[in-house]
Molecule: RNase P RNA; transfer RNA
Organism: soil metagenome
């Protein structure tokens, strides 16, 4: 990184399609729709269908255009429909080869912008913890004790040694010094210029400062760059009943009232609006395998050929037995679609 | 399917601008009491869901998991 038990029977699910039969609708009839059930064919879960952690297609709503704010992304150049992805480069860290060392080889990690813009925090132990510190030593001196080595007490000098701590305000040799220090020199490492190479991130040379102070931005910040807001229960469309709004009533029932007029409920007829229900959405695509060719380190582009998918139900179908074999079979179930990371995983290659 | 919050002692919550985790209840042992509540005085009990990173140092900052709960024509 690849695979995710294999033949072959028998029975059973689910989608669609042939054919058969059909409750029950419409119709005057002829006929025509038609839920359900039968039979038969072709199909039927994954690498992760999982989480939902990116990023897309899709779909409604919001938007005249700029800035603020909230959120997010950070090395650099490429790839992609896009990405916290993916590829190939820098860098810094660490591992392991190899060198007497060093230089190198060779592997891994990396959220890697900025810590002379600001702020802030640095616990405990430590003598001191951010422009800090004199405990322990080291050294110089004044005094007093001891014959003396030296010893105790003041004052000064010293970060080079011990000792704390995650971290003591370059590192290591040398010269210097009373002891000591970038105090002064070599090399390293730091910054700062120039000048070469690099598309860039960076790199390598000379020449220069003598150190100007540490870490933390997955703290606030600050600088660059992206950014509407919700999900397919998005949503669109057809539409019973009940309710409502208009019209009808010279013509039916009832009520106000015996009667006739008129109004009011039934009734009819029509319209919206959108429940129930139905229908789209919805699945074959930014798919995916093989050659050849071309660009390119690669990731991946393009172009020709050849082929290979084959659920879209609907609270949801893949399941069970049996026979052979083999290494004795795990993790786990599609719910708009895809690209990716991450988790899970017996066994084999 | 979508879309949100929570996990800290046996239980019910605190602690989160990062420094070694408490507080009531429960539990134990003591005193009070003839006893037993109640009081009063100690005491034990904590992988802060699991794993990784950042950082000197994480319950607390970020990722990632697992369990729970909630909302949705």
């Nucleotide at each position: 990184g690849c695979u995710g038990g294999a033949c072959g029977g028998c029975c059973g699910c689910g989608u669609u399609c042939g054919c058969c039969u059909g409750a029950c609708c419409c119709g005057c009839a002829a006929g025509g729709g038609g839920a359900g059930g039968g039979c038969g064919a072709c199909c039927g879960a994954g690498g992760a269908a999982a989480g939902u952690c990116c990023g897309g297609g899709c779909u409604c709503c919001a938007c005249a255009g700029g800035g603020c704010a909230u959120g997010g992304u950070g090395g650099c150049u490429g790839g992609u429909a896009a990405a916290u992805c993916c590829a190939g480069c820098c860098g810094u860290c660490u591992c392991g080869c190899g060198u007497g060392g060093c230089g190198g080889c060779g592997g891994g990690a990396c959220a890697g912008g900025g810590a002379c813009a600001g702020u802030g925090c640095a616990a405990c132990a430590g003598a001191a913890a951010a422009c800090a510190g004199a405990c322990c030593g080291c050294c110089g001196u004044g005094c007093g004790g001891g014959c003396g080595a030296c010893c105790g007490c003041g004052c000064g000098g010293u970060a080079a040694g011990g000792g704390c701590g995650a971290a003591a305000c370059g590192g290591c040799g040398g010269g210097g010094u009373a002891a000591g220090a970038g105090c002064c020199c070599a090399c390293c490492g730091c910054g700062g210029a120039u000048c070469c190479c690099g598309c860039g991130a960076g790199g390598g040379a000379u020449c220069u400062g003598g150190c100007a102070a540490u870490g933390u931005a997955a703290a606030c910040c600050c600088c660059a760059c992206c950014u509407g807001g919700a999900g397919c229960a998005a949503g669109c469309c057809c539409a019973g009943a009940c309710c409502g709004u208009g019209g009808c009533c010279a013509u039916g029932a009832c009520g106000c009232u015996g009667c006739c007029c008129g109004c009011g409920u039934c009734g009819c007829c029509a319209c919206a609006g959108g429940u129930a229900g139905g229908g789209c959405g919805c699945u074959g695509g930014a798919a995916u395998g093989c050659c050849g060719g071309c660009g390119g380190c690669a990731a991946c582009g393009c172009c020709g050929g050849c082929g290979u998918c084959g659920a879209g139900a609907g609270a949801a179908a893949u399941g069970g037995c049996c026979g052979u074999c083999c290494u004795c079979g795990a993790c786990a179930g599609g719910a708009c679609c895809c690209g990716g990371c991450u988790u899970a995983c017996a066994g084999g290659c | 399917g979508c879309c949100g919050g929570a996990g800290u002692a046996g239980c019910u919550c605190a602690g989160c601008u990062g420094g070694u985790a408490g507080a009531g209840c429960a539990g134990c042992u003591g005193a009070u009491u003839u006893g037993u509540a109640a009081u009063c005085a100690g005491c034990u009990g904590g992988u802060c869901g699991g794993g990784g990173g950042u950082u000197c140092g994480a319950u607390u900052c970020c990722c990632u998991u697992c369990u729970c709960c909630g909302g949705c024509u």